The RNA shown here (c-di-GMP-I riboswitch aptamer) has 75 nucleotides.

RNA sequence: GUGUGUUAAAGGCAAACUUAUCGUGAGGUAAGGACGCAAAACUAGAGGGUCUCAAGGAGAUAGCCAGUUACCGCA
Numbered sequence: 001g002u003g004u005g006u007u008a009a010a011g012g013c014a015a016a017c018u019u020a021u022c023g024u025g026a027g028g029u030a031a032g033g034a035c036g037c038a039a040a041a042c043u044a045g046a047g048g049g050u051c052u053c054a055a056g057g058a059g060a061u062a063g064c065c066a067g068u069u070a071c072c073g074c075a
Stems, first nucleotide, its partner, number of pairs: 002075004012037002017032006035063001041068003047065002049061005
């Protein structure tokens, strides 16, 4: 560097739900929580999908696919 995720180690993230708070809403943030995740890291646009709305084409979603970069193990 390329491929790969069967075992282990170090460490990481955190669904549902609850409380507080922001938002019309989808949802966001903080704390608790632990379903899961080998990219559940980052990216919402100039790709697709889904969802929301006061319908202004404006917003939400990266834990739907996708793009970019990376740790560890193995070959």